A computed fold for a 75-nucleotide RNA from a marine sediment metagenome, annotated as transfer RNA. The sequence is in RNAcentral, with records from MGnify. It matches the Rfam family "tRNA". Its mean pLDDT, the model's own confidence on a scale to 100, is 83.
RNA sequence: GGGCGCGUGGCUUAGCCUGGUUAGAGCACACGACUGAUAAUCGUGGGGUCGGCGGUUCAAAUCCGCCCGUGCCCA
Numbered sequence: 001g002g003g004c005g006c007g008u009g010g011c012u013u014a015g016c017c018u019g020g021u022u023a024g025a026g027c028a029c030a031c032g033a034c035u036g037a038u039a040a041u042c043g044u045g046g047g048g049u050c051g052g053c054g055g056u057u058c059a060a061a062u063c064c065g066c067c068c069g070u071g072c073c074c075a
Stems, first nucleotide, its partner, number of pairs: 001074007010027004020058001029045005051067005
């Protein structure tokens, strides 16, 4: 330098192909219940605008372009 894949709460991830309902889940975290107390269990809650910028569209996590980061392969 070239090709392919990946990037969504603190962590792991669903959704993307086929654009449209409030961006969901598990773990973690905070508070509460339970307990003599802790753990476990149960309940409630906060936290992400989807790697960045731009474009297409009535509408973009989803389609297109460029860039950044990361992994593998080729040279």